[in-house]
RNA sequence: AUACUGAGAGUUUGAUCCUGGCUCAGGAUGAACGCUGGCGGCAUGUCUAAGGCAUGCAAGUCGAAGGGUUGUAGCAAUACAGCCCUGGCAGACGGGUGCGUAACACAUUGGUAAUUCACCUCUAUCUCGGGCAUAACCCGGAGAAAUCUGGGACAAUUCCCGAUGGUCAUGCGGGGUCGCAAGACAUUCGCAUGUAAAGAUUUAUCGGAUGGAGAGAAGCCUAUGGCCCAUCAGCUUGUUGGCGGGGUAAUGGCCCACCAAGGCGAUGACGGGUAGCGGGUGUGAGAGCACGACCCGCCUCACUGGGACUGAGACACUGCCCAGACUCCUACGGGAGGCUGCAGUCGAGAAUCUUCCUCAAUGGCCGAAAGGCUGAAGGAGCAAUGCCGCGUGAUCGAAGAAGCCCCUCGGGGUGUAAAGAUCUUUUAUUAGGGACGAAUUCGUGACGGUACCUAAUGAAUAAGCCACUGCUAACUUCGUGCCAGCAGCAGCGGUAAUACGAAGGUGGCAAGCGUUAUCCGGAUUGAUUGGGCGUAAAGCGUCCGCAGACUGUUCGGCGCGUCUUCUGUCAAAUCCAGAAGCUUAACUUCUGGGCUGCAGGGGAAACGGCCGUUCUUGAGGCUGGAAGAGGCACGCGGAAUUAUCGGUGUAGCGGUAAAAUGCGUUAAUAUCGAUAAGAACACCAAAAGCGAAGGCAGCGUGCUGGUACAGUCCUGACGUUAAGGGACGAAAGCGUGGGGAGCGAAUGGGAUUAGAUACCCCAGUAGUCCACGCUGUAAACGAUGGGUACUAAGCAUUGGGAGUAUCGACCCUCUCAGUGCUGUCUAACUAAGCUAACGCCUUAAGUACCCCGCCUGGGAAGUACGGUCGCAAGACUAAAACUCAAAGGAAUUGACGGGAACCCGCACAAGCGGUGGAGCAUGUGGUUUAAUUCGACGGUAAGCGAGGAACCUUACCAAGGCUUGACAUCCCUGGAAGUCCGAAGAAAUUCGGAUGUGCCGCAAGGAACCAGGAGACAGGUGUUGCAUGGUUGUCGUCAGCUCGUGUCGUGAGAUGUUGGGUUAAGUCCUCUAACGAGCGCAACCCUCGUUCCGUGUUAGAUAUUCACGGGAUACUGCCUGGGUUUAACCAGGAGGAAGGUGGGGAUGACGUCAAAUCAGCAUGGCCCUUACGCCUUGGGCUACACACGUGCUACAAUGGCCAGGUACAAUGGGUCGCUAAGCAGUAAUGCGGAGCUAAUCCCAUCAAAACUGGCCCCAGUUCGGAUUGAGGUCUGCAAUUCGACCUCAUGAAGCCGGAAUCGCUAGUAACCGCGCAUCAGCCAUGGUGCGGUGAAUACGUUCUCGGGUUUUGUACACACCGCCCGUCACACCAAGAGAGUCGGUAGUACCCGAAAGCUGACGUAUGUCGGAAUAAGGUAAGACCGAUGAUAGGGGUGAAGUCGUAACAAGGCAUCCGUAGCGGAAGCUGUGGAUGGAUCACCUCCUUU
Repeated sequence: AUACUGAGAGUUUGAUCCUGGCUCAGGAUGAACGCUGGCGGCAUGUCUAAGGCAUGCAAGUCGAAGGGUUGUAGCAAUACAGCCCUGGCAGACGGGUGCGUAACACAUUGGUAAUUCACCUCUAUCUCGGGCAUAACCCGGAGAAAUCUGGGACAAUUCCCGAUGGUCAUGCGGGGUCGCAAGACAUUCGCAUGUAAAGAUUUAUCGGAUGGAGAGAAGCCUAUGGCCCAUCAGCUUGUUGGCGGGGUAAUGGCCCACCAAGGCGAUGACGGGUAGCGGGUGUGAGAGCACGACCCGCCUCACUGGGACUGAGACACUGCCCAGACUCCUACGGGAGGCUGCAGUCGAGAAUCUUCCUCAAUGGCCGAAAGGCUGAAGGAGCAAUGCCGCGUGAUCGAAGAAGCCCCUCGGGGUGUAAAGAUCUUUUAUUAGGGACGAAUUCGUGACGGUACCUAAUGAAUAAGCCACUGCUAACUUCGUGCCAGCAGCAGCGGUAAUACGAAGGUGGCAAGCGUUAUCCGGAUUGAUUGGGCGUAAAGCGUCCGCAGACUGUUCGGCGCGUCUUCUGUCAAAUCCAGAAGCUUAACUUCUGGGCUGCAGGGGAAACGGCCGUUCUUGAGGCUGGAAGAGGCACGCGGAAUUAUCGGUGUAGCGGUAAAAUGCGUUAAUAUCGAUAAGAACACCAAAAGCGAAGGCAGCGUGCUGGUACAGUCCUGACGUUAAGGGACGAAAGCGUGGGGAGCGAAUGGGAUUAGAUACCCCAGUAGUCCACGCUGUAAACGAUGGGUACUAAGCAUUGGGAGUAUCGACCCUCUCAGUGCUGUCUAACUAAGCUAACGCCUUAAGUACCCCGCCUGGGAAGUACGGUCGCAAGACUAAAACUCAAAGGAAUUGACGGGAACCCGCACAAGCGGUGGAGCAUGUGGUUUAAUUCGACGGUAAGCGAGGAACCUUACCAAGGCUUGACAUCCCUGGAAGUCCGAAGAAAUUCGGAUGUGCCGCAAGGAACCAGGAGACAGGUGUUGCAUGGUUGUCGUCAGCUCGUGUCGUGAGAUGUUGGGUUAAGUCCUCUAACGAGCGCAACCCUCGUUCCGUGUUAGAUAUUCACGGGAUACUGCCUGGGUUUAACCAGGAGGAAGGUGGGGAUGACGUCAAAUCAGCAUGGCCCUUACGCCUUGGGCUACACACGUGCUACAAUGGCCAGGUACAAUGGGUCGCUAAGCAGUAAUGCGGAGCUAAUCCCAUCAAAACUGGCCCCAGUUCGGAUUGAGGUCUGCAAUUCGACCUCAUGAAGCCGGAAUCGCUAGUAACCGCGCAUCAGCCAUGGUGCGGUGAAUACGUUCUCGGGUUUUGUACACACCGCCCGUCACACCAAGAGAGUCGGUAGUACCCGAAAGCUGACGUAUGUCGGAAUAAGGUAAGACCGAUGAUAGGGGUGAAGUCGUAACAAGGCAUCCGUAGCGGAAGCUGUGGAUGGAUCACCUCCUUU
């Protein structure tokens, strides 16, 4: 000497990356507010009403300029003190403010040769002689006052006259030097004219006059710099310049007369808004951004507006005049005033201080001085307003008191914290001492008995605020229950809130802490440093082109930019570094640096610039042949359509998903011929071509623009881009006139529909076409501005050229200019680079340069207002208030689709039998009721919980009772327990009596049980299944669901798990950036079928039956064929009891449905506690207009009845039981009692359908059995509400069931009976098992439903029961329009016009009378800004309003853009355009052969 320097986070999503806004953490303040508050130092303190001000003070001084007067002292002269006036100086400073001002106001640099200056310093010279007034004062007058006025006297450093005079001033003339000139200098020379003075006091000074110089101050000019709006684009008549005057200290249109017609402006004039400027201050890494309190410099203003006077200086804050507003006084005639000085007051406001002390210090004015004055200043006071410093104690003190808080009840926290012990005294209080600041010998201190020092007393006098979900350091309990509330953003609160309120605890800061407001930062979120524009916001629709910006190459020159060095300046303060002084610090002082700027002198010449010059590669031209739907005009052509005419011909045609409207017997449609009209040009045709874009297509002709290539002949940088400007510009639309075949907004009709202002159909007007004019917009898109250069390849194609070869450019190779591609499940290519990703990739979205346009959160809004254009429609330009915390891009995983592909399932189809109709049973809803207890509600509730409601059950209702309780544990007392009897009562219960005296024992007592008592507690089928456990349903016995490691991707994620085959299967094989693994599948388990061995009580059964136990058997093992060469696997066959998982069962992945259950049980929280608990009696759960589900029985002859005529099972159950034989009864059943704890006995002869025989003969029946009557049996305390069964009688509906719908693929469906659980009995036709008889059909996967895999679209993720649009209704908000109304601002025209100055006349003079111009005022028409306004329109916001369903999937008519018409609304339709459209097919391209 340099250097010290840059942090991020939250929030869009199910998750991700990006874009992008919002918000936070930091610093700051002249602050304010809330809570709190011990001390000191230093600073700061009306930011609002430039609003109004009471009161006091803020500028006077000089007697050594002069006159007078009063008082005191003195006899007096005189002295001292005061007052009045004249005179001098000061009052233009000091102090305040920021209204105005966007300007030479300020800052910086220069100039003044265009200027001035009192006081001060230096220097030179001079200071002579006269005179007239006047104030105070005296005598009068007017007036309420302010004040005015007449007469008289007198002085000066007042004023006047004369003299003198230079280097002064003015005028004229001459020479020298310098200068472009104006002019300056050399004290240049000469002449003429003119201008001076003042004294005072006492001996030393202070003054006075004229010049010159200095210091300092002031005026003027110039260049440069610093705000916003273009929705302000044109402004200007003293305006721009000149000649001549006036004026000024001085230049100048500063003013005037005349002449000329200029001057300014897109580098922003003019207009509008806002604002004092700078040094600096805050912040920031810096660049910047914001600000301009205090301090310093400049400006400005002084109640508002105007004006001059005096003076060296003012157009003057505490001077004058006039006008105006306001306030005050008044005797109504007239007067007075100006705090934006210091204090103070009212007002306004969120908000800002004492009516203090002193001139002691520092300054200022006056004075010779002493001194006077000084709200400048120095100090004190008030305010935590800020910065800085100090304190509120220190050391020890328990495994740790109390209180409080939490708790798993064990404990933990507060916490060494307290108490207690020892110590200290900063601070506080008291007492004593006591300054510096004084410069100056003496004297002089407001602050101040202050700072400071010493001593004493005593832990004594001194802690709060905010926060604790994340960002962000710090956590628990209680209360509350989408309430109360919080919140900076995200968000929290709906009964377990670390987010509200409180408490405890903790964190942070601390005499403060928080909040609010504002600025900078973070924000690279305006990007110079340092951003972007394909899809996120953003490329003008396209081209031409003036200004501007940028610009190839050689040489020379200049030296403007640039670089370097020196000089001047950049006030002080501030800032940085180092020191010093207050005890430290803040603060102050000193020294140095810095202040990045401006100006001047010297130098360099590469680069940029300028001037001159050279070149040819950029650009342009020339020549040559070439391609093309490039443009304009004219002409020609055929096919089709429609119409008209004629012929043939007859009943339909047309149209649609299906129809209808419509056309047709007056002859349609169809068909043949002729004629007419208008519009468009099939095939060729293509990825093609041309054009700036829009766009351009039959053929020919004419005119015409552009392009590429070849030649390398000419010019010689002539170039690129392009604000403003100009031209072109699809469709729709507009104007005028034509034309009008087809199509076709609007409109009419028919359908569809809940509606259908639509989609579909039948008609159809504008329009579509032409000419001329307008409009000027599109998804005008490659969503990609133009130009130049560079950076791997390959292929195709269009146009041109060259080469080899050839009959020939047919092919081939090279090259220039365009147009495209590099994809697919697979093979080869896989550039590099960029990108958020998708993707782009020589036609860049790569690498660079130049120019233009555009963007800066979403909505409001491409809207309002204003302007320009347009005939209109409208276009271009283009905001704000308000509102939200997002809006958005790309990609990912799911879910979904009225998207696609493949596969499966009694899913459909093919079959069989049902349900839906009837009666009954049963469950549910509803209704009813005192109660009809509760739960379950698509599938996955409804013969479900319940596998047994007469009491009980029972949870419900009514009534009667109990309150430590029906039940558990603990304590006390008494008693065994128990049994029996009586009374009251519906019972529970209550009262009384009798009987009984047990067990263990160490002899205290104990155990079980009963009764009584007190309290802890019991109890609750009360609530929450959305607080839970457990269990269960369902998708689904579907084939799926995941992980580790690796790899790919910025990431979410992907891969594996996809593909090709195959399977019932993610089953297996194969391929493969994957390799493996887990839960599922399968297998292992049980059972049935075959067989073997063993055992065998009951059995007739020993080998055969049967039962039990244990083995074996089946594995695609074998053969043939297929399969992809291999394989998995498939088809068929053999053998076998069984064949391709042999049949059945059990077994249910990750998960979904906040699915079900708090009433099975358990359980958190909440709730009840003489009741929501408990006991009892009775009732109810069984009600009954009705609706639904599940069943039973039927409607009959494939049947019913009769006969016992004939047969054949299996599973089970039984001692509180099954119950035989026998007897009685028509029967239910009774009596009876053998046997059986069961392969033994019983239910149980165990069956029924079946078979056989008979009757019935198609009917409401010999079908069907409901309902009802009568009589019985059984169970049970009890059969009325409300049981089952039996007998007799009765004999309803019903004749096969609408729309719709269910089950089943083989020992299955269907039909038939038998058993069991529950159970006293039974409402069982239910449930669950068992056996008997025993079918039909499956072509197949188009469709319905459900599921799986892959793919695609998505605005969905609570995941389509999603999302979401617009009208209408209601409430609130802001802005615009609006008949108008009111106010303000700046100007214009005219009228009127004060004082003062200027000017004219008159006058001896004070002055009088005029003139022009002017402030204020008035009138008029406009401009701009603001306030308000009936009303109407749109916009925004608002948990659960109405109507529809426009968009997102092919969103059910693909969507969107421009335009036009129409419609409650979203919207629909026409026309042209875009893909930012799904799906399918075709064409082309690519790769390989």

The prediction has a mean pLDDT of 82. Small-subunit ribosomal RNA from Candidatus Komeilibacteria bacterium RIFCSPHIGHO2_01_FULL_52_14, 1489 nucleotides, folded computationally. It matches the Rfam family "Bacterial small subunit ribosomal RNA". The sequence was found in a public genome assembly.